Model confidence (mean pLDDT): 75 of 100. Predicted 3D model of a 366-nucleotide RNA (Bacterial RNase P class A) from Chitinophaga pinensis.

[in-house]
RNA sequence: AAGGCAGUUCGUUCUAUCAAUCCGUGCAAACGGGUAGGAAAGUCCGGGCAACAAAGGGCAGUGCACUUCCUAACAGGAAGGUGACCGAAGGGUUAACAGAUAGUGUCACAGAAACUAAACCGCCUCGUAGAGGUAAGGGUGAAACAGUGGGGUAAGAGCCCACUCAUUUCAAUGUGAAUUGAAGUUGGGAUAAACCUUGCACGUUGAAAGACCAAAUAAAUCCGGAUCAAAGGGCGGCCCGCUCAAUUGCUUGCAAGCCGGAAGGGUAGGUCGAUUGAGAUACAUUGUGAAGUGUAUCCUAGAUUAAUGAUAGAAGACACGGCAAAACUGUGUUUACAGAACCCGGCUUAUAGAACUGCCUUUUUA
Repeated sequence: AAGGCAGUUCGUUCUAUCAAUCCGUGCAAACGGGUAGGAAAGUCCGGGCAACAAAGGGCAGUGCACUUCCUAACAGGAAGGUGACCGAAGGGUUAACAGAUAGUGUCACAGAAACUAAACCGCCUCGUAGAGGUAAGGGUGAAACAGUGGGGUAAGAGCCCACUCAUUUCAAUGUGAAUUGAAGUUGGGAUAAACCUUGCACGUUGAAAGACCAAAUAAAUCCGGAUCAAAGGGCGGCCCGCUCAAUUGCUUGCAAGCCGGAAGGGUAGGUCGAUUGAGAUACAUUGUGAAGUGUAUCCUAGAUUAAUGAUAGAAGACACGGCAAAACUGUGUUUACAGAACCCGGCUUAUAGAACUGCCUUUUUA
């Protein structure tokens, strides 16, 4: 320098004049400070927080699935391992990566036969027909049951041998998944994104959650119930278990009250939740890394029909030209995807343009 692969950051800045909105000071006037993203999107996951009065167990259900680590946690992330594919190689891509000897099911058609599998053609022996042996060769098929080579055989076959595959044991290395080596064994398909089995984990709802205040109405009407846990209610579904409230008065069956339910009536105003956090930035330090630790500094939207804007100038960036190129200079554009609504960590998707980093290969120079 060229080629290949992977990733990170920014995605406008400043000044002036007005405008909208929130906070602070102030009697007021006014003054000061702040004001939409890297994805705010999707709503696919995980949590914080809030409510469900207080436990528990079982069944069903849902999710994940190689190893180790990070994290508040995760179906997330980091680094590795194994398989498959691409590549000359380095390397890259990818996997819904546990189990097929726990069981059930499926493998259409073709084919002789598709798992309690199998002999069509062919080969060999005896031989009239035919009988017996065989699974090396051929055919069908996605797949025909370890593979290749040699020996052996009537012809053949792990029948025997060598190498390879698979698998068992041992040793070494590694935190581990595994890798390498040695010895042994003839060792029967595929499919679990089919049902299923194994291991681990898991309450529900969601800021229109929820709490409080004010006001108004009819604490009116109807139904069931009452110390036994019968009806009814109570952390998702079902079951078991546990638990909830309760009497009074008059007077002998009424009234009020309590628990639950049905239908109906009133209100639609305000305050909080509501932004100080698993927070951000800088420096140092530990780690291959994701991340962790320490010190210092900072507070940075808070609306509720929903604000966060407009104009002017300059800079930056981009496009076209002067120009063959650079400096310089002229004209134009302000561009992409896109707008908070309780908050945070991930994943996925969209994206004009700019800057930067790492790894590998080839070539050149020192």

Overview
Taxonomically the source falls in Chitinophaga (Bacteria, Bacteroidota, Chitinophagia, Chitinophagaceae). The model forms 98% of the base pairs in the Rfam consensus.